[in-house]
Molecule: Bacterial RNase P class A
Organism: Aestuariibaculum scopimerae
RNA sequence: CAAGUAAAUCGCCUUAUCGCUGUUUUAAUUUAUUAAAAUGGAGGAAAGUCCGAACACCACAGUGCAACAUAGUGGUUAAUGGCCACCAGCCGUGAGGUUAGGAAAAGUGCAACAGAAAGGAUGUACAGGUAAUGCUGUAGUGAAAUCAGGUAAACUCUAUGUGGUGCAAUGUCAUGUAAACCAGCGCUUGAAGGCUGCACGCUUAAUGCUGGAGGGUAGGCAGCUAAAAUGUAUUGGUAACAAUGCAUUUAGAUAAAUGAUAAGGGGCACGCUUUGGCGUGAUUACAGAAUUCGGCUUAUAGAUUUACUUACAUA
Numbered sequence: 001c002a003a004g005u006a007a008a009u010c011g012c013c014u015u016a017u018c019g020c021u022g023u024u025u026u027a028a029u030u031u032a033u034u035a036a037a038a039u040g041g042a043g044g045a046a047a048g049u050c051c052g053a054a055c056a057c058c059a060c061a062g063u064g065c066a067a068c069a070u071a072g073u074g075g076u077u078a079a080u081g082g083c084c085a086c087c088a089g090c091c092g093u094g095a096g097g098u099u100a101g102g103a104a105a106a107g108u109g110c111a112a113c114a115g116a117a118a119g120g121a122u123g124u125a126c127a128g129g130u131a132a133u134g135c136u137g138u139a140g141u142g143a144a145a146u147c148a149g150g151u152a153a154a155c156u157c158u159a160u161g162u163g164g165u166g167c168a169a170u171g172u173c174a175u176g177u178a179a180a181c182c183a184g185c186g187c188u189u190g191a192a193g194g195c196u197g198c199a200c201g202c203u204u205a206a207u208g209c210u211g212g213a214g215g216g217u218a219g220g221c222a223g224c225u226a227a228a229a230u231g232u233a234u235u236g237g238u239a240a241c242a243a244u245g246c247a248u249u250u251a252g253a254u255a256a257a258u259g260a261u262a263a264g265g266g267g268c269a270c271g272c273u274u275u276g277g278c279g280u281g282a283u284u285a286c287a288g289a290a291u292u293c294g295g296c297u298u299a300u301a302g303a304u305u306u307a308c309u310u311a312c313a314u315a
Stems, first nucleotide, its partner, number of pairs: 002310009012265007020041010043286001047297002050295005055166004067162005072086005087101001088099004102157002107155002109151002124139005170222004181212005192204004229248008266284001268281005
C1' cells in the first nucleotide's frame, strides 16, 4: 500500500421572512376566546409490532388434558426466548464468525448415489466346511452391510414455562335525545309564554311550577410523560452489568403541530486544473412520535475513530 475482521460515533449547519403547536406571563373582553411577549417542539431507527416488562380492566378453588414457547454450563437483569463469559461442534490462512447444542437403549416414520442386498436380509462372487443350513473367511459398494447404525429445521418423549385484552386500557364531567322518567303542586274560576319596559287589549291554550334520580352518545378533562431517565467521573467485575459522586430536565399533538421560501456555508459525485482552487449536479440516505420502558429485527446517501489480521502467490 492492498484486502479484510471486530467495535464505536456522527448522520447537515447558520441567518432572515412567513406560518403550525405545547407551556407560562400580561392585557382585553364575548369567560373561553383573542392579542402580545418569553420559552419548549422527532429518531437512530420514532419503523416492524417479534420477545420481555410497567400500568389498567376482565377472569381466577384444586388437578389433569390439549396448544404454544424454550433447550450445553455458569452469570447478568425489573424481566426475557435478550445480553455476557466459558465448553463443544462446524466454517475461515487469520483477526474472527456461527449453532436448528436435552433424548435414537419407549414407539412410529424417512433415507439420493453406489451396491446383489439398507434395517423383517428372497445373502452377490471366490474359497473353505457340514448330515443339512450364510455355517465360516475373503473380496467389492457405501458414512453405515445382522449392527443396540444415521435422522427429532420428522412425528414423538423428557424437563421447564405460559390466564385474556391492550391507553380505542381505564376513570371522570355531562351538550343532545328530553316537551322523555319519578314525586308534589297547579290545570278552563286561565298558570305560563308571545306581541315594546309597564298597564289594557289581542293571541297560543297545561307544552306549567318546584324538587329528584338514572344511564353516558357528541365533546372536554384525567391517564400523559421526572423516569428500571440522560450525561460524566470513580470503584468492583474477564464481560454483560452493578454501586457511588456530580451535573442536567429533555415533544405531548388528536386528523394529529415539529413546516415553507430565500441567501450563505459544509459534505458528496462528476469534469477541468497551475494541486491553490474553479465549474456543474442531486429537492443531499433511511425515515417520521401517538401510554411508557428494556431488547431483537429490518431500512439507511455519506463521513469519522479505535483495536486487530493477512496462509499460498506476486513485487